[in-house]
């Protein structure tokens, strides 16, 4: 320098044009228990990596740029 896969909650991750954005771990609150674990319940927590375009509608589809991985040279 050029190709490719990757970027969604704190963590691993699913969603692939129309859902209030979900799961599972983790936390927070209750229940239970002599305290805990462990189980039940219930919550909170996201600029969908940034910027554009496309479309009545974009986490999803394009381009460009930034990270993180592979290959080439």
């Nucleotide at each position: 320098g050029c190709c490719c896969c990757c970027g969604u909650a704190g963590c691993g991750c699913a969603g692939g044009g129309g859902a209030u954005a979900g799961c599972g771990c983790g936390c927070g609150g209750c229940g239970u228990u002599c305290c805990g674990g462990a189980c039940g319940c219930u919550g909170a927590g996201g600029u969908c990596g940034c910027a554009g375009g496309u479309u009545c509608g974009a986490a999803u589809c394009c381009u460009g740029c930034c990270g993180g991985g592979g290959g080439c040279g």